Background
Predicted 3D model of a 687-nucleotide part of an RNA (large-subunit ribosomal RNA, domain II) from a Thermoguttaceae bacterium. The full RNA is in RNAcentral, with records from ENA. Its mean pLDDT, the model's own confidence on a scale to 100, is 82. The source organism's lineage runs through Bacteria, Planctomycetota, Planctomycetia, Pirellulales and Thermoguttaceae.
Context: one part of a larger RNA
Formats: sequence, C1' cells, structure tokens
RNA sequence: UCCGGCGAGUUACCGUCGUUAGCUUGGUUAAGUCCUUCCGGGACGAAGCCAUAGGGAAACCGAGUCUGAAUAGGGCGAUUGUUAACGGUGGUAGACGCGAAACCCAGUGAACUACCCAUGAGCAGGUUGAGGCGAGGGUUAUACCUCGUGGAGGACCGAACCCACUUGGGUUGAAAACCGAGGGGAUGACUUGUGGGGAGGAGUGAAAGUCUAAUCAAACUGGGAGAUAGCUCGUUCUCUCCGAAAUAGCUUUAGGGCUAGCCUCGAGCCACUAUCAGACGGGGGUAGAGAUACUGAAUUGGGAUUGGGCGUUUCACCGCGUACCAACCCGAACCAAACUCCGAAUACCGUUUGAAUUAUCUCGGGAGUCAGUCUACGAGGGAUAAGCUUCGUGGACAAAAGGGGAACAACCCAGAUCACCCGCUAAGGUCCCUAAGUUCUACUCAGUCACAAAGGAAGUCCGAUUGCUGAGACAGCUAGGAUGUUGGCUUAGAAGCAGCCAUCAUUUAAAAAGUGCGUAACAGCUUACUAGUCGAGCCAUUGGGCGCCGAUAAUGAACGGGAGUAAGUAGAACACCGAAGCGGUGGAAUGGUCAAUUUUAUUGAUCUUUGGUAGGAGAGCGCUGUACAAUAGAUACAUGCCGUACCGUAAGGAGCGGUUCAGGAUUGUACAGGUGAUUAUGCCGGA
Repeated sequence: UCCGGCGAGUUACCGUCGUUAGCUUGGUUAAGUCCUUCCGGGACGAAGCCAUAGGGAAACCGAGUCUGAAUAGGGCGAUUGUUAACGGUGGUAGACGCGAAACCCAGUGAACUACCCAUGAGCAGGUUGAGGCGAGGGUUAUACCUCGUGGAGGACCGAACCCACUUGGGUUGAAAACCGAGGGGAUGACUUGUGGGGAGGAGUGAAAGUCUAAUCAAACUGGGAGAUAGCUCGUUCUCUCCGAAAUAGCUUUAGGGCUAGCCUCGAGCCACUAUCAGACGGGGGUAGAGAUACUGAAUUGGGAUUGGGCGUUUCACCGCGUACCAACCCGAACCAAACUCCGAAUACCGUUUGAAUUAUCUCGGGAGUCAGUCUACGAGGGAUAAGCUUCGUGGACAAAAGGGGAACAACCCAGAUCACCCGCUAAGGUCCCUAAGUUCUACUCAGUCACAAAGGAAGUCCGAUUGCUGAGACAGCUAGGAUGUUGGCUUAGAAGCAGCCAUCAUUUAAAAAGUGCGUAACAGCUUACUAGUCGAGCCAUUGGGCGCCGAUAAUGAACGGGAGUAAGUAGAACACCGAAGCGGUGGAAUGGUCAAUUUUAUUGAUCUUUGGUAGGAGAGCGCUGUACAAUAGAUACAUGCCGUACCGUAAGGAGCGGUUCAGGAUUGUACAGGUGAUUAUGCCGGA
C1' cells in the first nucleotide's frame, strides 16, 4: 500500500418549540393497592404539579400595581390551557469518536547503576634505589664525602585486571553501544566477590542534572480517570427545494466566543410597505475650478513707504549709497487633505405616476459564518514600488462547470434538470497543426508584427505654412572674388583672420576693413558675393501614420509551433466556424394558475423554475430484531457466493444458471435500533 471484518450525535432527567392525539363540566396522576389468561395489561389511587391575577425587594394592595409629593408621566399587567407520544434544539451528566504533556493518592523497586558499611579476594615479570643502619675517610666535636647494606614510592616499563583517547568497520548491526588496530592506569583516591544500608520532590552524586532495572529537570505499577484539550484528525445510504459568511460592537480578545448582519423552515400581515423606472421638489460642499474671497504656502519685476543690517560720513546729529533682510503698496505668473468668492455628475431624502406582485415587514424553530482572494474605479500608508498593506463602491472566485485567453481560481463570453451522430449565435477566430474566408482601399521591409522609456536620425507615406524660382531658382562645373590698405591702436611682429576700436570709400557684373584653414609675420587655399553653363523645381519650419536605433543576465525560451511580405497593420464589405448560451425533438421534477374527476390527490392544459460549499427544509432506499397478517415448501423452499445482455430518477430491486448449506425463510403493515465507511500516522486478521 491493498483486501476482509470492527469503528464515532447515544441514554437518563429537566426545559423549550413543532407535529399528532385525548380532555377542556380545567388537565393529569405519583408512590401504592386490587384484578388478570400467555405477565403484555386493566381498574382504583387528587397527595402533588401546571393553569385559573397581577404588581412590588417587602409590608401590602389588587384589574390593577410599582415608582413618585402627585389624581402627572413612565414600567410591568388587565388571563387560558393541560397530559402523552414522536421530532428539532438547549441544559446537567464522559455527552459525536480517538488523542496529550501533566497533577494527586497508594504501593513496588539499589538483582542495572551512584555512594556508604561489614567481611573476603586479586595484582606475571622487569626497573629505579628515599629514609635509616654499618664500615672507611674527615672534623676539637658536628657537618660533610665514599663504599656497602636497606627496600620507600597516589615511583618507572609492562601482562592479568580495570578503563574507553584515536581511527577503520558496523548503522533494517552478529550486538537497542559491538568488532578490529593502536591508547591510558596497572601497590592504589586501585580492582573485585559476598552480605547489608538508605527511594521518588526522595535517595545518591570527586557535580555531568549524573545515576536510581535498556525509563529520569522528578522512576515504575495500580487507582482518581472516560482528568482537561477555545487544538489536530475522523464522523459511514440516495434524491429533491432553497442557499450563506469571511462584516459591526464587546471580549486577558485577536486561529475562541456572545449579540446583530447575511441563510433556511413555519406562521402572521395586504399597507401602493419595500424594490425598479419616469417626472417634480430638496439640502450638500466632493470632482473641477479659483486667488483683490479668507487662511496658509511660494516665484518674480517695480516702489518719492516703514524698520533693521552693511558701507560711507565733518564717524554726535542730519545725511548719502546698497544685486542684504523683514513688513507694506502696485504689477505678473502660481499652489493646498485639514483654504473657498464658486461648484457639478452620481448618491441620498421627499412627493407623484407607472411596472412588478409579497419579494418588504413582524413573530417563532434551526443554522453556519467572524483567516477571505483577485480585478475595475475612488483614496490613505509605501517609493503615485510589490502577486504589498488598510478602507470605500461594483464584479468574479470562494460555493461555478462550459467556450476563449497556448497552458493559467479571481480576465473576456456565458450561469450545466436529463437525452440527441439536429440548428443559430457570444467572446474569440477562419494558411497548416485546428472547425471556419474571400473581396476592396491604403500603409509597413523592420520578420516590425510577436515586451520597454527618455533621447537620437535626409527611413518612408499623407497633410499645413513661410520663402526662392524660365527676368533661370537649388546642386554641380568654368571664371572672377579687386583698389585706397599692411584701416587705426596694440605689439618683437599683428598685413581680412592673437586682441581692442571703427567698419568708411573707390572700381565694379560682384567682391566683407572679411567665413574657415594656414604663416613667426607675409605668402597660399577657401567662403560670402558675382557672371557664364545647365534647365525645373528648390531651401526651411511644422502636424499626423507606420517603421529604425536606444535593447545587456545567468540551461535555450518574449507569435503556442510550423511557417508567413501577408497568413502583418489601419479601414470597409459580405460570409462562415465557434459554448453545457438560445432554439428544435423527447423525458423528469419544483412552484403557481385553470379545468376535469375516481374529492383531496390524481389527470390534463399552461406559465415558471431546476450550478452549488457551510447550512436549513422535504421525500425515500437498504440492514437487524419484535408483533400481526399472508405466502412457498420434499424433485424442495430459503440463505451465502459466482455469472448474467432485465427493471427503477437514485439509494437499490428482480429473473435465470451454477455452487453451497440441514436452517428456518419470504412478502405486507406497524414498531424498535449496537442500522449503511475510500480515509481517524484508526483497531484486528490476511496478502
């Protein structure tokens, strides 16, 4: 993991609501007593309980009473049930099931291990050679020295023994701590046998929270005990109708609750109540806008305004200057959620008309929900970041399948009652993958299409405007481009061309006291300007369309792929494809209306509805047993299992065939429940 079996809202009592039934001369018995065949039951039994009057804390008063000074006002009242069964739900009980870590009580443990006590045991071999002692030397005598002897030591090396530092293996092991190779101690604070001691908030501890029987920051066993669990998981057949919430307030509250909101079921209410649309009438201070209409912010020009600063001054006064500061005045331009002289659209309120027809509202039973998400628009926070966060108003998902978007909860289209090898459409598409296409007019050359900005550019197409132009433009080519003069100044020099000033005049078709290059300065080249040649448009500014560059990231990845010059882009036309949408044909069910009737639940007609999580309501299927009735039964019948093409909207139910079994069965009605399992790291058995 799979298969089979078991496995979770029960029971008692007390409330409450509903349904059904009895009585309502109010209802009802409890214990108990009596009777009784088959022990199921029947009769008696009014004690008690509920109801019959309420109000008040109470005294007390009473259809009233309490508060109160009140004869005011206000609160609660001015009446109708009760008993039982069944169903929904609440409370008390373990209370749907399984699940703690823990707490307490009573015991059992020191056979493991830690420490202690008593009594025993063990330590191959080798090495070193302390004190003391002896002899000799030495000293006045000691001291001291030498040689022996001696045999000390938490001494040395190293087996047994004890330990466990390193490393290899082992790691579903040979082993719930081992094996191999090395390592440390090895006469000691050593090791070890036997017996004994003390224990659970206690022992023991050369101290690690260590050890106390593979268990230790409080052992183990039994009990309180089904502890508690606002937590996790699980909770078993079918169909039909409706169908949420992820919000507010409060909460030692935030992943829990309570009340309200939103759902469902029943009852009541019939008011133009709610809703929608039109018309009319309202208040507003948002969007926008504004600034001599305030408050505030803020740029700039001016001022014979005022004060201050700075400079100057016969530094006392009086003065003067100021690209300084503040206030004020005039002008220009401008900003604001907490500015407003103004001021919408919507929204909201009211009146009225119409549509729709109980949807609204009230009461009662039952809930679930209190983690929401994305998207469009309006805002706050953030960086006018976030698949960010917090609100508001819609939508979708949640709880919604289908088509499109390559794939893709929340985007676009569209809301699945069932069947069909029928039709029409939506979004989106129509070259191939892949259902379906052609025509016309333009644009694009970038494979743009098929990610992106500021910025850049004689890309290209369509416009607009100012100029020049057959008296010849623009571009090219040919020729000229001169003289006073090297203008004056400056300068070493300055001659068109370092710089400053001025920028005249002449000859001319035209030619600057010079556009650029150049020289030390000249020279030289060139331009403006002019003529000739040529022969028709040209220079510039600007708006729009489509393109180009800008374009750099980590596996190769930005049309879905192929491919495409349209099969790209813009506009136009007519077709077609395309969904569970709409239609067609047939069937089922909900709710309403009408009709018929076998008269109260069927049939027919017609209209409507039938996605659905939590959840509410309804109708059924199946299992086991009990009671009553019916049925089959010896070739059996019935049951279990296997096979099977039948029936039913589903749970399910037959028939037939095979096989099994020596037992009670099946069907109908009623009742009762240990009544339905793909899931609880479920339990037991098997594979």